[in-house]
A computed fold for a 73-nucleotide RNA from Williamsia sp., annotated as transfer RNA. The sequence was found in a public genome assembly. Rfam family: tRNA. The family's RNA type in Rfam is transfer RNA. The coordinates come from a structure-prediction model, not an experiment, and the mean pLDDT is 80.
RNA sequence: UGGUUCGUAGCUCAAUGGUGAGAGCACUGGUCUUUUAAACCAGGGGUUGUGAGUUCGAGCCUCACCGGACCAA
Numbered sequence: 001u002g003g004u005u006c007g008u009a010g011c012u013c014a015a016u017g018g019u020g021a022g023a024g025c026a027c028u029g030g031u032c033u034u035u036u037a038a039a040c041c042a043g044g045g046g047u048u049g050u051g052a053g054u055u056c057g058a059g060c061c062u063c064a065c066c067g068g069a070c071c072a073a
Stems, first nucleotide, its partner, number of pairs: 001072007010025004018056001027043005049065005
């Protein structure tokens, strides 16, 4: 420098272009327990990497950029 692929909650990941973007773990509070852990109940947390475009409508499609991984030189 070129190519492929990925970027969504603190972490690991879902979500067919269409109602309110969810799950597990973690975190907070509560119940239980002598206490902790476990179990159960409830709750908080997201401008879906950034910007633009297509569309009635974009996490999803297109382009550029940024970052990670891999391959080639």